A computed fold for a 314-nucleotide part of an RNA from a Puniceicoccales bacterium, annotated as large-subunit ribosomal RNA, domain IV.
Its Rfam family is "Bacterial large subunit ribosomal RNA".
It was read from a public genome assembly.
The prediction has a mean pLDDT of 86.
Context: one part of a larger RNA
RNA sequence: CCCUCCCCAAGGAACUCGGCAAAUUGAUCCUGUAUCUUUGGUAGAAAGGAUGCCUCGCAAGAGGCCGCAGAGAAAUGGCCCAGCCGACUGUUUAGCAAAAACACAGCUCUCUGCUAAGUCGUAAGACGACGUAUAGGGAGUGACACGUGACCCAUGCGGAAAGGUGAAACUCGGAGGUGCAAGCUUCUGAACUAAGCCCCCGUUAAUGUCGGCCGUAACUAUAACGGUCCUAAGGUAGCGAAAUUCCUUGUCGGGUAAGUUCCGACCUGCACGAAACGUGUAACGAGUUGGGCGCUGUCUCAGGGAGGUGCUCA
Repeated sequence: CCCUCCCCAAGGAACUCGGCAAAUUGAUCCUGUAUCUUUGGUAGAAAGGAUGCCUCGCAAGAGGCCGCAGAGAAAUGGCCCAGCCGACUGUUUAGCAAAAACACAGCUCUCUGCUAAGUCGUAAGACGACGUAUAGGGAGUGACACGUGACCCAUGCGGAAAGGUGAAACUCGGAGGUGCAAGCUUCUGAACUAAGCCCCCGUUAAUGUCGGCCGUAACUAUAACGGUCCUAAGGUAGCGAAAUUCCUUGUCGGGUAAGUUCCGACCUGCACGAAACGUGUAACGAGUUGGGCGCUGUCUCAGGGAGGUGCUCA
């Protein structure tokens, strides 16, 4: 020097990507407790007070005593505000990831009438299920609240009368080879024809898609309005520089002395958007972002101490 601990003047996050680490808090009793809320919670919110021993007393309590200190050691929550994501408790990458990922209750679609659908197996057979549509399988979404818009052109799925196409076989022909012949065989034509495909209709909580240009108001600007082209239809509600915004540290406001982050707005959405759900949301989270109080050797800026390893010498 290193490792594991202990202490520290003044300051108190100035450290740093970031309060990482450490410190603070801590038990019991009493007082007291905002906002929000699904009225259950939030909540141990926060904030404050008390705590030993002796005498008397049934107790409540009263009086007294000691120390710097009475939960006298150890063990034993730091707290608050505001966003994002996920409702929640759970689950996960045994050995770098615990999460916003998975699951979840709830919601929706779809298949399945029982020898069920589906799955395993060559089969027998088995699971489903000693169940029976309030059941079972598959898919998506993911508590709850409010909602879930337009488009069936393409693809998928479902339906179905006609029409088109449509293989082999059967049927009816043509030509050749061979044979005395029956026949065998090769090539070929027509007709007929299942599913499928074409065609038609339906269907999105099926895969998906949801425009461009030009002009216009008595300042300017903008365009409620108009024109035109294309489309199956041109993105509705809500949200929006967002876990999505390139330009971008957008602009304005807040917070700071100073803020590429953060919060609130604006909307010019490069490239949000409605069950690959949209927007909210109390509670919850070893999630993530920003801020504050307290607290501290994180730091200014170091110092001292204990034990251990190492090293040197014996």